The RNA shown here (SAM riboswitch aptamer (S box leader)) has 103 nucleotides and comes from a Clostridiaceae bacterium.
The organism belongs to Clostridiaceae, within Bacteria.

[in-house]
RNA sequence: ACCUUAUCAAGAGAGGUAGAGGGACAGGGCCCGAUGAAACCCGGCAACCGGCAAGUUAAGCCAUGGUGCCAAUUCCCGCAGGAUAUGUCCUGACAGAUGAGGA
Numbered sequence: 001a002c003c004u005u006a007u008c009a010a011g012a013g014a015g016g017u018a019g020a021g022g023g024a025c026a027g028g029g030c031c032c033g034a035u036g037a038a039a040c041c042c043g044g045c046a047a048c049c050g051g052c053a054a055g056u057u058a059a060g061c062c063a064u065g066g067u068g069c070c071a072a073u074u075c076c077c078g079c080a081g082g083a084u085a086u087g088u089c090c091u092g093a094c095a096g097a098u099g100a101g102g103a
Stems, first nucleotide, its partner, number of pairs: 002102007013042001015041003021032003027077003043070003048066002050062003074095001079092005
């Protein structure tokens, strides 16, 4: 890098170091940022793997471990279709992210 599969409307600090950028993606928007971006540390959230319990009259509990995550729906549009009070709204795909498994 590739394949399969599940999930993506919830949640997460007024801390330390740092010092200008950041929000995946051509392009278009709209935002965040010296009242301090990225990154790192601490802290936290969640509960996919994991542990315990239950077994389909079930599907609950835990968080010491492996990941992940901590502005905005995956920030929005972008492709296809539909609705519309023409402002906009809805559905799906693609792409992406994360886990688990595979080759």